[in-house]
Context: one part of a larger RNA
RNA sequence: UGGGCGUAAAGCGCGCGUAGCGGCUUGUUAAGCAGGGUUUUAAAUCUGGGGGCUCAACCUCCAGCCGGACCCUGAACUGGCAGGCUCGAGUAUGGUAGAGGAAAGUGGAAUUCCCAGUGUAGCGGUGAAAUGCGCAGAUAUUGGGAAGAACACCGAUGGCGAAGGCAGCUUUCUGGGCCAUUACUGACGCUGAGGUGCGAAAGCUAGGGGAGCGAACAGGAUUAGAUACCCUGGUAGUCCUAGCCGUAAACGAUGGGCACUAGGUGUGGGGAAGACUCUUCUCCGUGCCGCAGCUAACGCAUUAAGUGCCCCGCCUGGGGAGUACGGCCGCAAGGCUAAAACUC
Numbered sequence: 001u002g003g004g005c006g007u008a009a010a011g012c013g014c015g016c017g018u019a020g021c022g023g024c025u026u027g028u029u030a031a032g033c034a035g036g037g038u039u040u041u042a043a044a045u046c047u048g049g050g051g052g053c054u055c056a057a058c059c060u061c062c063a064g065c066c067g068g069a070c071c072c073u074g075a076a077c078u079g080g081c082a083g084g085c086u087c088g089a090g091u092a093u094g095g096u097a098g099a100g101g102a103a104a105g106u107g108g109a110a111u112u113c114c115c116a117g118u119g120u121a122g123c124g125g126u127g128a129a130a131u132g133c134g135c136a137g138a139u140a141u142u143g144g145g146a147a148g149a150a151c152a153c154c155g156a157u158g159g160c161g162a163a164g165g166c167a168g169c170u171u172u173c174u175g176g177g178c179c180a181u182u183a184c185u186g187a188c189g190c191u192g193a194g195g196u197g198c199g200a201a202a203g204c205u206a207g208g209g210g211a212g213c214g215a216a217c218a219g220g221a222u223u224a225g226a227u228a229c230c231c232u233g234g235u236a237g238u239c240c241u242a243g244c245c246g247u248a249a250a251c252g253a254u255g256g257g258c259a260c261u262a263g264g265u266g267u268g269g270g271g272a273a274g275a276c277u278c279u280u281c282u283c284c285g286u287g288c289c290g291c292a293g294c295u296a297a298c299g300c301a302u303u304a305a306g307u308g309c310c311c312c313g314c315c316u317g318g319g320g321a322g323u324a325c326g327g328c329c330g331c332a333a334g335g336c337u338a339a340a341a342c343u344c
Stems, first nucleotide, its partner, number of pairs: 002316004006298002011312001013198004020190002023085007031078002033074008046064007088188001089185004093180004100174007107151001111147008122133002159166002203244006212238002217233004255311006263289012293300002317344003326337004
């Protein structure tokens, strides 16, 4: 290059954003593009054809090859310049749903602890036990108090968000979406190497907090052993504030955008009409089934893995290895980039 990227190797975790690509139309220009001419590209070499050494190598003749510069011409397409348009994109207006985000406040259930009352010998735990707790009065139960964390039911195959993710309730601030109607701007668009921001959990730094749970650790069991699974405890952590880290099966294992290509049936949000407990149509989202088509098969199938176009990322046998070395980043842990020998 080609061929590929749901599961065989392969979609960056996700946004924003410079180079790339870009709607309809008029005029102009002539850079790209096309045609013609002039000139240059020394000779040799090279390629095609012809000829000469008996052939070949070799020699020789003609043409070509790679381009460059200048002039003239053309104007469909790409580009430049000037103007117009509204279907792409956006704005305004009126509605509307939502665990979207940030901050502050607040509620009940449960748990543990403390105090007090009642009350007595057990409680707890397991497959069975034991460690453990308890006559210095536990467990149970009643009343009071404190603390921290998470929000049962509603709850969904439901909603929102670019992704990570988001759930008691109230208030404040705030982002985005969807629908409808006309009006407005007039291509303002799509993608996105670098770059930049966000990014679960764990982990790190400093200061708080610490109920429950609980790596490590201790003990009890089990077992041939048991550095486990089970049990009793329990530190870091889990929580908050500020700052790092930058990774995940960050998954739909499916990059983004636009257009086109049978239907059926649920569900969430809006709108329109009608015969108005309902039905039909329509836009946006989210599921299931299914035709054509695609696929190695499984399966996908208007939410495509179908049919096309634009842009980006990535793959190229297994192991060695996502490792070594170097560089950049990080407090560290480590991350990003990323080989080779050797071997099958």